The RNA shown here (transfer RNA) has 73 nucleotides and comes from a Lachnospiraceae bacterium. The coordinates come from a structure-prediction model, not an experiment, and the mean pLDDT is 80. The sequence is in RNAcentral, with records from ENA. The organism belongs to Lachnospiraceae, within Bacteria.
RNA sequence: AUCCCCAUAGGCUAAUCGGAUAAACCGCUCGGCUACGAACCGGGAAUUGACAGUUCGAGUCUGUCUGGGGAUA
Numbered sequence: 001a002u003c004c005c006c007a008u009a010g011g012c013u014a015a016u017c018g019g020a021u022a023a024a025c026c027g028c029u030c031g032g033c034u035a036c037g038a039a040c041c042g043g044g045a046a047u048u049g050a051c052a053g054u055u056c057g058a059g060u061c062u063g064u065c066u067g068g069g070g071a072u073a
Base pairs, nucleotide, nucleotide: 001072002071003070004069005068006067007066010026011025013023019056028044029043030042031041032040049065050064051063052062053061
């Protein structure tokens, strides 16, 4: 320098041919339970790397950028 892959909640990971309000586990938090704590039970917050484009509709498709990984020279 060229090309390829990846980026979703604090962590790990789903999401069908583009379709309805983006989900599960762990963690966090509030409440219950308990003499207290753990465990357990119930509730809650938190998410699509950024900016544009296409579309009635984008986590998903397109472009540029950012970050990470790889191949060739």